[in-house]
RNA sequence: GGAGUAGGCCAGACAGUCGCUGUGUCAUCAGGCACAGAGGAAAGUCCGGGCUCCACAGGGCAGAGCGCCAGGUAACACCUGGGAGGUGCGAACCUACGGAAAGUGCAGCAGAGAGAAGACCGCCUAAGUCGAGGCAGUGUCCUCGGACACUACUGAGGCCGGUAAGGGUGAAAGGGUGCGGUAAGAGCGCACCGCGUCGGUGGUAACAUUCGGCGGCAAGGUAAACCCCGCUUGGAGCAAGAUCAAAUAGGGAAGCAUUGCCGUGGCCCACGGUGCUUCCGGGUAGAUCGCUAGAACUGCAUGGUGACAUGCUUUCCAGAUGAAUGACUGUCCACGACAGAACCCGGCUUACGGCCCACUCCCACU
Numbered sequence: 001g002g003a004g005u006a007g008g009c010c011a012g013a014c015a016g017u018c019g020c021u022g023u024g025u026c027a028u029c030a031g032g033c034a035c036a037g038a039g040g041a042a043a044g045u046c047c048g049g050g051c052u053c054c055a056c057a058g059g060g061c062a063g064a065g066c067g068c069c070a071g072g073u074a075a076c077a078c079c080u081g082g083g084a085g086g087u088g089c090g091a092a093c094c095u096a097c098g099g100a101a102a103g104u105g106c107a108g109c110a111g112a113g114a115g116a117a118g119a120c121c122g123c124c125u126a127a128g129u130c131g132a133g134g135c136a137g138u139g140u141c142c143u144c145g146g147a148c149a150c151u152a153c154u155g156a157g158g159c160c161g162g163u164a165a166g167g168g169u170g171a172a173a174g175g176g177u178g179c180g181g182u183a184a185g186a187g188c189g190c191a192c193c194g195c196g197u198c199g200g201u202g203g204u205a206a207c208a209u210u211c212g213g214c215g216g217c218a219a220g221g222u223a224a225a226c227c228c229c230g231c232u233u234g235g236a237g238c239a240a241g242a243u244c245a246a247a248u249a250g251g252g253a254a255g256c257a258u259u260g261c262c263g264u265g266g267c268c269c270a271c272g273g274u275g276c277u278u279c280c281g282g283g284u285a286g287a288u289c290g291c292u293a294g295a296a297c298u299g300c301a302u303g304g305u306g307a308c309a310u311g312c313u314u315u316c317c318a319g320a321u322g323a324a325u326g327a328c329u330g331u332c333c334a335c336g337a338c339a340g341a342a343c344c345c346g347g348c349u350u351a352c353g354g355c356c357c358a359c360u361c362c363c364a365c366u
Stems, first nucleotide, its partner, number of pairs: 001362005007356004012332007020037007039338001043349002046347005051237004058269004063233005068082005083097001084095004098228002103226002105222002120167002122163003128159003133154002136151006175193006194217001195215005200209003241289004251280006260274004296315001299312005
C1' cells in the first nucleotide's frame, strides 16, 4: 500500500421567526407560559410472550412446532458456550445435527448385477462323465506284415461344474494390505488396520481415547421422502374488550327440538345451559376508557468464559384517531443513506450512509 474477517458508535448540529400535537398550569372569550414530541431498523408480519375475552374450564386423539449437549430468558424456531461434521491459506464462518437393524418408497442411462444383487470378459477343470491319439501286459486268430478282445497307464479336447481374487460398466459394485491355503479363488484361516460391541480413563453431558476384552463382521445412499421416536402446544385478537349516551319494529317467515340443540379451529369423553339455526326487513355507528411507569432506561460494584444475574443508583423519553414535528433565514461540518409510531415488549430477517477499534493474508522497502 492492497484485499479481507469480526465488533462498537452515530444517523446532521446550533440560533432566530411563523405553524402543528400532547401534558401541566394561569386565565377562562380568543389565548399565554413551561416541558416534551418517530427508528435502528418504526419495515416484513416470520417467531415468542404480556394483556383482554370465550370461561369457573378438565382429559384424550388428530394437527402444528422443535430436534447434538449444557446453560440464559417471562418465553421462543432466539441468544451464549461446548461437541461432531464441513468451507476457507488464514482471521473466521456454516449446520433441516434424533432414528436407515420397525416398515414402505425413490435413484435415468450404462452394466451380469444397485441392496440379503449378480456372472459379460476372464481364471480353474479338483470331484463326476464322454473321449481322438499314444503306450504296456495277457489271450485268441493268422496269409508271420498284422488283426481282434480284455485289463492298466497317459491323455488333446468336450459336457457338466467351480469362482468373484483380475478386467470391464457406472457417481457408487457387499471392507483394505500382506501371508497361508486351494484345481483356481474367496475372511476360507491368520496378522495388522477398519467396523460392531462391552468395559477402563477424562468430561455434568454431547463426545474423546496413541487403553483393554470379545466378535469374522452386516445388506451402501436418501427421512429438506412417507414414516418411527422424544419434548412442547386451548382458541380468538386492541377492528380484543369495558362503560356511558342515543335511536328503533322486544318486527315477519321457515326448519329442528331433550334420543335434540348450543357452548372461540376439528373429533371423542366429561362439564355447563335450555332453546337453536337460516332468510327478509328496520334503527344506531357518538363519547370516554383500554392508551403508555414498563419482564423500562442510565451508571457503578460483585459473580460468571459468556449469554446474563444480583445489589445500589439515575431518568420519565409520543399517545395521534382521514391520522401531530412543517416552512423560511444564517452559521458549522464527517455534506447526512435506508426510511414515519397507532396496545406493548423480547427476537429473527431484509434495506442502508459514515466514523472508530482489533485481527488475517499478499506485495514492496528498511
Molecule: Bacterial RNase P class A
Organism: uncultured Granulosicoccaceae bacterium